[in-house]
RNA sequence: CGAGCAGACCGGGUGAUCGCGGCUCCUUCAUUUGGAGCCGAGGAAAGUCCGAGCUCCGCAGGGCAGGGUGCUGGGUAACCCCCAGCGGGGGCAACCUCAGGGACAGUGCCACAGAGACAUACCGCCCCGGCGCAGCCGGGGUAAGGGUGAAAAGGUGCGGUAAGAGCGCACCGGCGGGCGGGUGACCGUCCGGCCAGGCAAACCCCACCCGGAGCAAGACCAAGUAGGGGAAGGAUGACGCUGCCCGCCGACUUCCCGGGUUGGUCGCUGGAGGCGUUGGGCAACCACCGCCCUAGAUGGAUGAUCACCGCCCGCAGUGCGGGACAGAACUCGGCUUACAGGUCGGCUCGCGGU
RNA sequence: CGGGAUGUGGCGCAGCUUGGUCAGCGCGCGUGCCUUGGGAGCACGAGGCCGGGGGUUCAAAUCCCCCCAUCCCGACCA
Numbered sequence: 001c002g003a004g005c006a007g008a009c010c011g012g013g014u015g016a017u018c019g020c021g022g023c024u025c026c027u028u029c030a031u032u033u034g035g036a037g038c039c040g041a042g043g044a045a046a047g048u049c050c051g052a053g054c055u056c057c058g059c060a061g062g063g064c065a066g067g068g069u070g071c072u073g074g075g076u077a078a079c080c081c082c083c084a085g086c087g088g089g090g091g092c093a094a095c096c097u098c099a100g101g102g103a104c105a106g107u108g109c110c111a112c113a114g115a116g117a118c119a120u121a122c123c124g125c126c127c128c129g130g131c132g133c134a135g136c137c138g139g140g141g142u143a144a145g146g147g148u149g150a151a152a153a154g155g156u157g158c159g160g161u162a163a164g165a166g167c168g169c170a171c172c173g174g175c176g177g178g179c180g181g182g183u184g185a186c187c188g189u190c191c192g193g194c195c196a197g198g199c200a201a202a203c204c205c206c207a208c209c210c211g212g213a214g215c216a217a218g219a220c221c222a223a224g225u226a227g228g229g230g231a232a233g234g235a236u237g238a239c240g241c242u243g244c245c246c247g248c249c250g251a252c253u254u255c256c257c258g259g260g261u262u263g264g265u266c267g268c269u270g271g272a273g274g275c276g277u278u279g280g281g282c283a284a285c286c287a288c289c290g291c292c293c294u295a296g297a298u299g300g301a302u303g304a305u306c307a308c309c310g311c312c313c314g315c316a317g318u319g320c321g322g323g324a325c326a327g328a329a330c331u332c333g334g335c336u337u338a339c340a341g342g343u344c345g346g347c348u349c350g351c352g353g354u
Numbered sequence: 355c356g357g358g359a360u361g362u363g364g365c366g367c368a369g370c371u372u373g374g375u376c377a378g379c380g381c382g383c384g385u386g387c388c389u390u391g392g393g394a395g396c397a398c399g400a401g402g403c404c405g406g407g408g409g410u411u412c413a414a415a416u417c418c419c420c421c422c423a424u425c426c427c428g429a430c431c432a
Stems, first nucleotide, its partner, number of pairs: 001350005007344004012309007020040007042325001046336002049334005054214004061246004066210005071085005086100001087098004101205002106203002108199003122146002124142008154172006173194001175192007218266004228257006240248001259431002273292004278287003311323005355428007364381004374412001383399005405421005
């Protein structure tokens, strides 16, 4: 200097004028009279894919069904998340990625092609016999070579054999066992023999986890009509706990027609909170101490105009034009998706120089 | 905010449960036959990357994950 890999941050600033929401104070009959002070959308506020806090349901009891996770260890309030490691795959590497337990618990699928897909001998090769002797027929042996296919009796090489074959040997592969290391997943080494595949994002088995519903949860106030009409079930037990069964409780439940309200307050912002030093830890993260309080709307708030500056891009030559994804609605921890442009350092490879 | 559905030729729908590769039906369109002509009818034909992307698998419209678009339901009194 070039090509990459993973990560952190910014994503406009200043001033003026007018206009907004909340809180506090003063003023005023009155936050819609006026004034002052402070605060006021994000890294994703998004998707609603997960997990919780919180609220309600008397059973949040048991079982079956159902659902979720899936290597090991750690973090966390918890998680399908994060960190570290192990193993598989990709890459020269930095790194990336894996729905990463089990196919000897059982059942099932592998179309078409092909001889044959839990099973086989189509072509071929070898031996013997016969014949009309380039060859053909019959019997026996074979699974190395060829063909079909995504996949066909572990792979490569050497020897051996009538021809072959783990038949034997070497290296690799998988399986079983011994020893050593590691908390563990696993790793290393030695011995033995050579076993018939793939799919579990097939049903399933194994291990662990799971009450349900959700802020339109829920609590209260106010107003108003028709506490109206009909049907069904219910002490032989309604409702209640996703579904079913058992148990428990003990009185209402469901459907249809019709009527009255679509009002207000709380929940609603002090939190598993934010920032900083120090210590522990490879890290995720944790602990002590110190400082700080940063929207709470509800027909839904921060916008408009002007001027200057800053950055980038295009055209031009001192100007013009453009400048991303995009707005909280109870709160938080993650995942996923969208994003113009810019800043910062770290690591890998290549080339050149010192 | 929560819950439930749909997406397949120009249009309306099957196929997804249990994955077999060349994806179907009706209407519409084109050509031909028939008719004096039209309609109906008959025959033939064209037209699709199954909303988008990724993954599993030999193989995906179908199984799994993410994204996009459209539609439906919901709060109270009695």
This is a predicted complex of two RNAs, RNase P RNA and transfer RNA, with 432 nucleotides together. Model confidence (mean pLDDT): 77 of 100.